The part of an RNA shown here (small-subunit ribosomal RNA, central domain) has 324 nucleotides and comes from a moss metagenome.
Context: one part of a larger RNA
RNA sequence: UUGGGUGUAGAGGAUGCGUAGACGGUUUACAAAUUUUGUUUUAACUAAAAAAGGUUUUUUGGAUUUAACAAAAACGGUAAACUUGAGUUUAAUAGAAGUUAAUACAAUUUAUAAAUGAGCGAUAAAAUGCGAAAAAUUUAUAGUUUGUACCAAUCGUGAAAACAAUUUUCUAUAUUAAACUGACGUUGAGGCAUGAAAGUAUAGCGAUCGAACAGGAUUAGAGACCCUAGUAGUCUAUACCACAAACUAUGAGUAUUAAACUGAAGAGUUUAAGUUAACGCGCAAAUACUCCACCUGGGAAGUACAAUUACAAUAUUGAAACUU
Repeated sequence: UUGGGUGUAGAGGAUGCGUAGACGGUUUACAAAUUUUGUUUUAACUAAAAAAGGUUUUUUGGAUUUAACAAAAACGGUAAACUUGAGUUUAAUAGAAGUUAAUACAAUUUAUAAAUGAGCGAUAAAAUGCGAAAAAUUUAUAGUUUGUACCAAUCGUGAAAACAAUUUUCUAUAUUAAACUGACGUUGAGGCAUGAAAGUAUAGCGAUCGAACAGGAUUAGAGACCCUAGUAGUCUAUACCACAAACUAUGAGUAUUAAACUGAAGAGUUUAAGUUAACGCGCAAAUACUCCACCUGGGAAGUACAAUUACAAUAUUGAAACUU
């Protein structure tokens, strides 16, 4: 390489769009080439039989081979058409899909005023900590920041990441129906775009929580678990970064597939056949096809080197010796 595989043993790319490529609906006509079948034919080979004869000929069969003719057929080409795949428009319906601006509410916290007046807070128990410079508690007012209780669900939407107060701006999507276009499709190496949290840069903001740091405990020790404080960060804007158990550990698409239950439906549950090493799956992990990605004993190692990428941190690609 082939083969065999990729839910859990090694293996599905984080996700989408899409170039090349690969694969690809129905009908008719035409031409050429290809393949298959049939007939005739060429050449040598081979098995059996017969004749002559000691190696030749003839007949029959076999699998090959040369050439011609005929027929059929999938794909491809050209031309014409079709509507089921796909799409467009209109109408209706659906939603926490994105985006823009305004408003509302809640909690924490801070400030001010008043009342009250020695404790508060913390824990298994304490201490550090706060408090007569008036804390904590209660009431009222005001402000900043952050977040949207109940509704809420086995719900819904989105390609994924993700998305929940109300109204608004501009977009996208799905379903159903009708009309239209007429194969315009599927997948997709490279490529482009999106991509939680953390992190980076600049400028803000800074309530809460809170790496680091510090203190108090615990302990043989405690660099931890617990407690008191608390910087970066957490939030916003604009640029980067591209790592997740980015998981359904299950790539995308097409076709086929039995029964019961819940439900209006979507969706979900239990099973049949089938499948699986088993667990289990059972509209899929079954039966088939198309395309892409990936795997090939463990460690060394996602390391070294090299290249690309980034402000950096990193990331992408990715060995071998040796060992077992």